[in-house]
RNA sequence: CAUUCAUCCAGAGGAUCCGAGGGACCUGGCCCUGUGACGGUCCGGCAACCUCCCCGGCGGGCGAGCCGCGGGAAAGGUGCCAAUGCCAGGAACGAUGAGGA
Numbered sequence: 001c002a003u004u005c006a007u008c009c010a011g012a013g014g015a016u017c018c019g020a021g022g023g024a025c026c027u028g029g030c031c032c033u034g035u036g037a038c039g040g041u042c043c044g045g046c047a048a049c050c051u052c053c054c055c056g057g058c059g060g061g062c063g064a065g066c067c068g069c070g071g072g073a074a075a076g077g078u079g080c081c082a083a084u085g086c087c088a089g090g091a092a093c094g095a096u097g098a099g100g101a
Stems, first nucleotide, its partner, number of pairs: 001100001003099006013043005021032003025090005044081003049077002051073004055068004085093001
């Protein structure tokens, strides 16, 4: 980024700084919030997209590579840690990851 694919009812919070709104946008609801929310920082954690190991399949083969409702790990790259993406409706919806340009 008017691009492709996958996922979004599971899971995981303390300290501290700040100081008024916040839950992406619109409408309506509901909820969180001066007992300090949201956000920042530190630490901790969750998860398993990438990653790593194994198994199976394809690949003339114990190769490169690709595939899977497969099994496992968590060191590394991201992400995430109120409520189903808070709920309903709406829209060129949004978010995250991995590709691509």
The RNA shown here (SAM riboswitch aptamer (S box leader)) has 101 nucleotides and comes from Nonomuraea rhodomycinica. Lineage of the source: Bacteria > Actinomycetes > Streptosporangiales > Streptosporangiaceae > Nonomuraea. It matches the Rfam family "SAM riboswitch aptamer (S box leader)". Its family is annotated with regulation of gene expression in the Gene Ontology. Of the family's consensus pairs, 97% are formed in the model. It was read from a public genome assembly, where an Rfam model found it.